[in-house]
RNA sequence: GCCCUGAAGCGGGGGUGCCCACGGGCUGAGAAAUACCCUUCGAACCUGAUCCGGCUGAACCCGGCGUAGGGAAGCUUCGAAGCGUGGUCC
Numbered sequence: 001g002c003c004c005u006g007a008a009g010c011g012g013g014g015g016u017g018c019c020c021a022c023g024g025g026c027u028g029a030g031a032a033a034u035a036c037c038c039u040u041c042g043a044a045c046c047u048g049a050u051c052c053g054g055c056u057g058a059a060c061c062c063g064g065c066g067u068a069g070g071g072a073a074g075c076u077u078c079g080a081a082g083c084g085u086g087g088u089c090c
Base pairs, nucleotide, nucleotide: 001083002082005079006078007077008076009075010074011039012038013037014036017026018025019024045070046069047068051064052063053062054061
């Protein structure tokens, strides 16, 4: 110096459902939370979808759909591994 990967910061993107006695309960990282998640190695999330199958008190709760189509095409700093180059020593 190159490449790759991890972390942090900043920027950007995303969702907020179901039931109920309205007190709460269920799943989940997160159900408006200065939080959580994702940032192209992109299932964070959207369309398909008032979809299909299963569970449930109900529900994107589970699976299919999904090798589908979209989706933020990021910046800076630090560090590890690898490669290259220069110097020095043996």